Context: one part of a larger RNA
């Protein structure tokens, strides 16, 4: 004075970013069990109650013997509980060795490609090999993620399909012409009319393709507000549902709720700086070593230390 432990009068989260650590519970058997729900679950819910009896011996601790039941834990091992909200449906999986998650997977779901020498991959443009000893209820690829409802509006702008009439368009080919060089055949520069493809322009398509989804005024018999009106732009103006939010700057917004007090939580409101419909929108039962917020139970986390056991270092001896 370190490290591992063990107990603590009273209080019991006052500790602290945070109940982090500790401590509570705990095995069986018997009663009993709520909200929701996809009818399996939720659940070992919660919340209670019991762990033996009889005889003999002992003052007593205990020791010796007999019985019962589906069950007699007592060395040790052995779930704390419950409400709520967010995310992700789930079991799973990761960044070996500072992150296990809301990341990635996933079944489901939707578009897209492939008629089989298949499409796609790997290879030296190969050979051969994978797809596959499969064959559009099959194989690639991309999203997007269970289930439930649902999934609006633009095709202007990239992209992608498709269609051929125009327009451009390159080597080439051909048909004329003017040069070099050569006796000539010929080889070669340049001019120049025609031909001359994919592509581009140009026309439709096509959002579970990348993506995009305005603003100014004016108006109702208190005000306030604007169903309505009028303009101007636009491809079209953002539907449904959510909504101070894992998103909200102003903002600890405002109400309500819990608290003696709540910048966090939780119901609503809507003025959404700067949600929004599979880069899915919204819901949701069960799940989670997931994030928040709250109550019980417990405690040496605290008040505020104390008291001990064992070890590791020092120091004296």
């Nucleotide at each position: 004075a370190c490290c591992u432990c063990u107990c603590u009068a009273a209080g019991g989260a006052a500790c602290u970013c945070g109940g982090c650590a500790a401590a509570u519970u705990g095995a069986c058997c018997c009663c009993g069990u709520a909200a929701c729900u996809u009818c399996g679950g939720a659940a070992u819910a919660a919340g209670g109650g019991g762990u033996g009896c009889c005889g003999g011996c002992g003052c007593a601790a205990g020791c010796c013997g007999g019985u019962u039941a589906c069950a007699a834990u007592a060395a040790a091992u052995a779930g704390c509980u419950c409400u709520u909200c967010g995310c992700g449906a789930c079991u799973g999986u990761u960044u070996a060795a500072c992150a296990a998650a809301a990341g990635c997977a996933c079944a489901g779901c939707a578009c897209u490609c492939u008629g089989c020498a298949a499409a796609g991959u790997c290879g030296u443009u190969a050979a051969g090999a994978c797809g596959a000893c499969g064959u559009a209820u099959a194989g690639g690829g991309u999203g997007u993620g269970a289930c439930a409802c649902g999934u609006g509006a633009c095709c202007a702008a990239u992209g992608c399909g498709g269609a051929a009439a125009g327009a451009u368009u390159a080597a080439g080919g051909u048909g004329g012409g003017u040069g070099g060089u050569g006796c000539a055949a010929g080889c070669u520069c340049c001019c120049u009319g025609c031909u001359g493809a994919a592509g581009u322009c140009c026309c439709c398509g096509u959002g579970a393709a990348u993506g995009u989804c305005g603003g100014c005024c004016g108006u109702a018999a208190c005000u306030a507000u604007a169903a309505c009106g009028g303009u101007c732009c636009u491809a079209a103006g953002g539907u449904a549902g959510c909504g101070a939010a894992a998103u909200u700057c102003c903002u600890u917004g405002u109400c309500g709720g819990g608290u003696a007090a709540g910048u966090u939580c939780c119901g609503a409101c809507c003025u959404g700086c700067a949600c929004g419909a599979a880069u899915c929108g919204u819901g949701u039962a069960a799940c989670g070593a997931u994030g928040g917020a709250g109550a019980g139970a417990c405690u040496g986390u605290c008040u505020c230390g104390g008291a001990g056991a064992g070890g590791u270092u020092c120091u004296c001896g």
RNAcentral holds the full RNA, with entries from ENA. This is a predicted structure of a 317-nucleotide part of an RNA (large-subunit ribosomal RNA, domain IV) from a Limisphaerales bacterium. Its Rfam family is "Bacterial large subunit ribosomal RNA". The coordinates come from a structure-prediction model, not an experiment, and the mean pLDDT is 84.